[in-house]
The prediction has a mean pLDDT of 83. This is a predicted structure of a 75-nucleotide RNA (transfer RNA) from a Candidatus Thorarchaeota archaeon. Rfam family: tRNA. The family's RNA type in Rfam is transfer RNA. The organism belongs to Candidatus Thorarchaeota, within Archaea.
RNA sequence: GCGCUCGUUGUCUAGGGGCUAUGAUGGAUCCCUGCCACGGAUCCGGCCCGGGUUCAAAUCCCGGCGAGCGCACCA
Numbered sequence: 001g002c003g004c005u006c007g008u009u010g011u012c013u014a015g016g017g018g019c020u021a022u023g024a025u026g027g028a029u030c031c032c033u034g035c036c037a038c039g040g041a042u043c044c045g046g047c048c049c050g051g052g053u054u055c056a057a058a059u060c061c062c063g064g065c066g067a068g069c070g071c072a073c074c075a
Base pairs, nucleotide, nucleotide: 001071002070003069004068005067006066007065010025011024012023018055026044027043028042029041030040031039048064049063050062051061052060
C1' cells in the first nucleotide's frame, strides 16, 4: 500500500430501519440481617466522526479515524 472483519454506558455484550436500545458487571438509594456478605426492588450511565438515502438511520450506502486478521513491499 491492497483486501476482509469489527467499533454500542467505566468494562464485556445482544440487537441490523420505527419500542423508553438488551443482558452481565459497576455506581446510588432502599428492603432483608444484630452487623457484614449473599439475595431482592428501584434508579444512573451508551450507539467512534462527517456526509448521503429515507417520512424515519445505532441499523443501509460513501468517506474518515481507530483496532484485529490476511496479502504485498522491505533497496